[in-house]
């Protein structure tokens, strides 16, 4: 450092992330427990009509002597989801711009409720999704505080 099993109180927080049943594996003080898989309930999320809303720029076609619409094709700019986590200003290395990064605020969010204290991230889809009844699909994690207890390390004191 990695894997497996066993043992170890309680009480809170963020979050949808809880409960029950069954199969299998392991453990057991034989009461039961843990994990995996499946199903159900609960909770959470996405897709998905009418109606409503929305419909960038350019080229070609449409297009007939000329002008012109809907529409089609191509190119450029993309677009979208979970979450409170958006937006703005200042500074800004490698390296001129820019950017990484840092700072100060902020929409919004959480705890507390006597003051106040924190967060204001990250991840995903992959050219594609407005709303949306029926219908279809997915998730049910992870992280943290107080504190009981056990173990280990370091430091201090001491002649030992």
């Nucleotide at each position: 450092c990695c894997c497996g099993c066993g043992u170890c109180a309680g009480u809170g927080c963020c979050g949808a992330g809880u409960u029950c049943a069954c199969c299998g594996u392991c453990c057991u003080u034989c009461g039961g427990g843990a994990c995996c898989g499946u199903g159900a309930a609960g909770c959470g999320g996405g897709g998905g009509a009418c109606c409503c809303a929305a419909u960038g720029c350019g080229a070609c076609g449409g297009a007939g002597a000329g002008a012109a619409a809907a529409c089609g094709u191509c190119g450029c700019g993309g677009g979208g989801g979970c979450g409170a986590a958006u937006c703005g200003c200042c500074a800004g290395a490698a390296g001129u711009u820019c950017u990484a990064u840092g700072g100060c605020g902020u929409a919004g969010c959480g705890c507390a409720u006597g003051c106040g204290c924190g967060c204001g991230a990250g991840c995903c889809c992959g050219a594609c999704a407005g709303c949306u009844a029926a219908c279809c699909c997915c998730g049910u994690a992870g992280g943290c505080g107080c504190c009981c207890u056990g173990c280990a390390a370091c430091g201090c004191c001491g002649a030992a």
c-di-AMP riboswitch aptamer (ydaO/yuaA leader) from a Solirubrobacterales bacterium, 160 nucleotides, folded computationally. The source organism's lineage runs through Bacteria, Bacillati, Actinomycetota, Thermoleophilia and Solirubrobacterales. The model forms 96% of the base pairs in the Rfam consensus.